[in-house]
This is a predicted structure of a 71-nucleotide RNA (transfer RNA) from a Planctomycetaceae bacterium.
Rfam family: tRNA. Rfam classes the family as a transfer RNA.
NCBI's taxonomy places the organism under Bacteria, Pseudomonadati, Planctomycetia, Planctomycetales, Planctomycetaceae.
RNA sequence: CGCUCGAUCGUUCAAUGGCAGGACGUCGCUCUGAUAAGGCGGAAACGAAGGUUCGAUUCCUUCUCGAGCGA
Numbered sequence: 001c002g003c004u005c006g007a008u009c010g011u012u013c014a015a016u017g018g019c020a021g022g023a024c025g026u027c028g029c030u031c032u033g034a035u036a037a038g039g040c041g042g043a044a045a046c047g048a049a050g051g052u053u054c055g056a057u058u059c060c061u062u063c064u065c066g067a068g069c070g071a
Stems, first nucleotide, its partner, number of pairs: 001070007010024004018054001026042005047063005
């Protein structure tokens, strides 16, 4: 320098154009003599900037960061 892949709640993984979800964690309630486990509920995220579209996590461009390959 070129190419490929990736970036989503605190962590880890989904969502192939139409309300962003699960698990663990966390908070509240419940349960217990108490703690843990269990039950119910809540908060919490689309790397940045543009473009296409009625509508973008999703498609396109550039950039940033990470992993890999080539020179």